[in-house]
RNA sequence: GGUCCUAUCGUCUAGAGGCCUAGGACAUUAGAUUCUCAAUCUAAGAACACCGGUUCGAAUCCGGUUAGGACCG
Repeated sequence: GGUCCUAUCGUCUAGAGGCCUAGGACAUUAGAUUCUCAAUCUAAGAACACCGGUUCGAAUCCGGUUAGGACCG
């Protein structure tokens, strides 16, 4: 340099054009329980990498950028 793949809460992930006000697990915070801790229960906060395009409607499709990865040279 070329081809291809990936990017969603702190972490791992669901999502396949409208049912999404983006769900779940773990973690975090608060409360309950407990002599204390752990465990358990309840609640809360927290995310679609960025810029455009297509569409009545985009996390989802298309292009580019950025970052990571695989292969080739």
Molecule: transfer RNA
Organism: Patescibacteria group bacterium UBA2211